[in-house]
RNA sequence: AGCGGGGUAGAGCAGCGGUCAGCUCGUCGGAUUCAUGAUCCGAAGGACGCGGGUUCGAAUCCCGCCCCCGCCA
Numbered sequence: 001a002g003c004g005g006g007g008u009a010g011a012g013c014a015g016c017g018g019u020c021a022g023c024u025c026g027u028c029g030g031a032u033u034c035a036u037g038a039u040c041c042g043a044a045g046g047a048c049g050c051g052g053g054u055u056c057g058a059a060u061c062c063c064g065c066c067c068c069c070g071c072c073a
Stems, first nucleotide, its partner, number of pairs: 002071006010025004018056001027043005049065005
């Protein structure tokens, strides 16, 4: 170089053209407790790798590039 898979909040993931881009954990606030943990309630967070294209509309489809994992030699 070639082939396949992947890149989405702090972490792990879902989302397969239109919904507020969501779930778990974490973080923050509150309740409970003598206190911590556990549990319950609520909240926040510069999140769709980059650049083009298609479309009325793209995280999602197409093209190029970058990065990660694997395969082949």
Predicted 3D model of a 73-nucleotide RNA (transfer RNA) from a Phycisphaerae bacterium. Its mean pLDDT, the model's own confidence on a scale to 100, is 82. Its Rfam family is "tRNA". The family's RNA type in Rfam is transfer RNA. About the family: Transfer RNA (tRNA) molecules are approximately 80 nucleotides in length.